Model confidence (mean pLDDT): 85 of 100. Large-subunit ribosomal RNA, domain II from Citrobacter sp., 685 nucleotides, folded computationally. Its Rfam family is "Bacterial large subunit ribosomal RNA". Gene Ontology terms of the family: structural constituent of ribosome and ribosome. The organism belongs to Citrobacter, within Bacteria.

Context: one part of a larger RNA
RNA sequence: ACCGGCGAGUUAAUGUAUCAUGCGAGGUUAAGUUGAAGAGACGGAGCCGAAGCGAAAGCGAGUCUGAAUAGGGCGAUUUAGUAUGAUGUAUUAGACCCGAAACCGAGUGAUCUAUCCAUGAGCAGGUUGAAGUUUUGGUAACACAAAAUGGAGGACCGAACCGACGUACUAGGAAACGUGCGCGGAUGACUUGUGGAUAGCGGUGAAAUUCCAAUCGAACUCGGAUAUAGCUGGUUCUCCCCGAAAUAGGUUUAGGCCUAGCGUUGAGAUUGAAGCCCUUUGGAGGUAGAGCACUGAAUAUGAGAUGGCGGCGUCUAGCUGUACUGAUUAUAAUCAAACUCCGAAUGCCAAAGGUAGCAUGCUCAGCAGUCAGUGUACGGGUGAUAACGUCCGUACGCAAGAGGAAAAGAAUCCAGACCGCCAAUUAAGGUCCCAAAAUAUAUACUAAGUGGGAAAGGAUGUGGAGUUGUCAAAACAGCUAGGAGGUUGGCUUAGAAGCAGCCAUCCUUUAAAGAGUGCGUAAUAGCUCACUAGUCGAGUGACACUGCGCCGAAGAUGUACCGGGGCUAAGUAUAUUACCGAAAUUGCGGAUUUGCACUUAUGUGCAAAUGGUAGGGGAGCGUUCUAACAGCGGAGAAGGUCGAUCGUGAGGACGGCUGGAGCGGUUAGAAGUGAGAAUGCCGGU
Numbered sequence: 001a002c003c004g005g006c007g008a009g010u011u012a013a014u015g016u017a018u019c020a021u022g023c024g025a026g027g028u029u030a031a032g033u034u035g036a037a038g039a040g041a042c043g044g045a046g047c048c049g050a051a052g053c054g055a056a057a058g059c060g061a062g063u064c065u066g067a068a069u070a071g072g073g074c075g076a077u078u079u080a081g082u083a084u085g086a087u088g089u090a091u092u093a094g095a096c097c098c099g100a101a102a103c104c105g106a107g108u109g110a111u112c113u114a115u116c117c118a119u120g121a122g123c124a125g126g127u128u129g130a131a132g133u134u135u136u137g138g139u140a141a142c143a144c145a146a147a148a149u150g151g152a153g154g155a156c157c158g159a160a161c162c163g164a165c166g167u168a169c170u171a172g173g174a175a176a177c178g179u180g181c182g183c184g185g186a187u188g189a190c191u192u193g194u195g196g197a198u199a200g201c202g203g204u205g206a207a208a209u210u211c212c213a214a215u216c217g218a219a220c221u222c223g224g225a226u227a228u229a230g231c232u233g234g235u236u237c238u239c240c241c242c243g244a245a246a247u248a249g250g251u252u253u254a255g256g257c258c259u260a261g262c263g264u265u266g267a268g269a270u271u272g273a274a275g276c277c278c279u280u281u282g283g284a285g286g287u288a289g290a291g292c293a294c295u296g297a298a299u300a301u302g303a304g305a306u307g308g309c310g311g312c313g314u315c316u317a318g319c320u321g322u323a324c325u326g327a328u329u330a331u332a333a334u335c336a337a338a339c340u341c342c343g344a345a346u347g348c349c350a351a352a353g354g355u356a357g358c359a360u361g362c363u364c365a366g367c368a369g370u371c372a373g374u375g376u377a378c379g380g381g382u383g384a385u386a387a388c389g390u391c392c393g394u395a396c397g398c399a400a401g402a403g404g405a406a407a408a409g410a411a412u413c414c415a416g417a418c419c420g421c422c423a424a425u426u427a428a429g430g431u432c433c434c435a436a437a438a439u440a441u442a443u444a445c446u447a448a449g450u451g452g453g454a455a456a457g458g459a460u461g462u463g464g465a466g467u468u469g470u471c472a473a474a475a476c477a478g479c480u481a482g483g484a485g486g487u488u489g490g491c492u493u494a495g496a497a498g499c500a501g502c503c504a505u506c507c508u509u510u511a512a513a514g515a516g517u518g519c520g521u522a523a524u525a526g527c528u529c530a531c532u533a534g535u536c537g538a539g540u541g542a543c544a545c546u547g548c549g550c551c552g553a554a555g556a557u558g559u560a561c562c563g564g565g566g567c568u569a570a571g572u573a574u575a576u577u578a579c580c581g582a583a584a585u586u587g588c589g590g591a592u593u594u595g596c597a598c599u600u601a602u603g604u605g606c607a608a609a610u611g612g613u614a615g616g617g618g619a620g621c622g623u624u625c626u627a628a629c630a631g632c633g634g635a636g637a638a639g640g641u642c643g644a645u646c647g648u649g650a651g652g653a654c655g656g657c658u659g660g661a662g663c664g665g666u667u668a669g670a671a672g673u674g675a676g677a678a679u680g681c682c683g684g685u
Stems, first nucleotide, its partner, number of pairs: 001685006011093013026048003032042003052059002062074004096234002099231001103224006114198009123188001125157003128153001132149006161185003165182005200216001202212002209218001237620006247260005261370002263367006274360001275358002277354007289342001290340002295336003299332005307324001308322005373398010403414003418590004423586003429580003432565003438577001440576006451567001457551002461548004466543005478535005484508003489503003514529001518527002591610008621674001623671007631663002639658005645652002
């Protein structure tokens, strides 16, 4: 890992609701007795109901409160209960199953290890050479010195022994701590044998939370015990009907609960309908917008009080000036979620009407689930007018929704799947090939592979439609020629001559020529422009709008920003006609449910409906056992295996082979009643 078996809402008591049955103003027995009996009979204690109110005495269709005959509270006036059974659910119990870490009690452990006690044992060899002693020297005597002798030491080197510093190997090992090579101690606080002591709220500890039998921040064993688990995981056959929530309030509450909301099932009432929808009428309201009348903000200009500063002044009153301040005010133009002189559309409330539509709505009762939501569009808050961000509101989808489109994709677009069909029509989206259907039609545009990614900004790209100049009295561009004189204008300046700068910017000759457009010089010079003539011979400038393109444009595995091939249309715009395209719609056949009608073999006809998680309701299949009845089986039961069979399904027959002794059917009843998941348990391979 697979296969097989086992594996989870049970039982009791008591409420409560529904259903069934009996009796009914009543219903019913319990223990027990009797009995073959768990049958039946007896047993009326007790329980529930028929009357309530009050704390109670008590009174009673009333009663309590109260001074009350008032008022108020709870009742009656409205009679159905009760016993048993079944089912749903609740409570108490282990209470659907598995799962802690822990807590407590009683015991068992010091054959491992820690420390201690008693009694034994062990330490090759080599080195060093303390005290003391002796002799000699020495001293008055000591002291002292030397040489011998001696053999001390948590002394030295180093085996056994004890340890464990480094490194390599080992790593499902030879070993649940080892091996190799080196390493430390090795007469000591040494090592070790045997026997003994200390026990878990404890011991022991040269102290590391270390050790106390491969277990230690509190050992192990058994018990309380199915501890508890608002947590995780799992929870086994089928079909049919309906079908949520992810919100509010509260919560030592926030991943849990309670009540409400939303689901389902049953009953009922008004009774014909109270609901949805549509129309009309009437309302409440201060949003969008708008406005500046209030509250504030804020711009320009004018007027301007007060104050400041300067001048005059008899230095004080005053007069006066001011590029200062700027209350207030006028005009113009603005802004606001917490401004409003105004003010919609929707939505909301009510009434009346409508029926072409839908069939809801309300009350009571049983049973739930839900309290992590999510995307899109629109209105907002927050954030950065960021986020697949976050928080509200409205709608839709997903959640709980399959099918088609978007290459692929919860939420986008189309569309809501009862079942079957080798039938038809369409939606979104498509029609060159992959790949079903137009290499369709008409008219334009694009040349960028734009299409098939992007901004500010930039550009004689190109199409459309305009406005306005100029031009056969010859334009625009090019070429040829001119572009002069007063004058080097005045000032300034070292210089300033068209061309550093300031001021002015005239006149003349002219076809035309600025007191000069740019380059240039120290200043001149020089080149050029405006302007003019000639040549040429038809358009040529400026401006704004608009369609499609261009640049701006750099990324990490590999083209890689059309799904691909590929496309100059098979791109883009407008228009048109075909076709393809889904579980949509239609056709044919079938099933179930509900309603209506007609009928009563209980069906027929018509219409509508039949996606679905949590969840509610209904109807069934199968397994084991029990009872009754009728059966099958050595002429072959159960089981196994194969098969083209029946049923909407769970499932049921039948036949062959195998197998070799029991088995199913009908109607009821009772459950250890259905397996794919629980890092499930056991076995096999």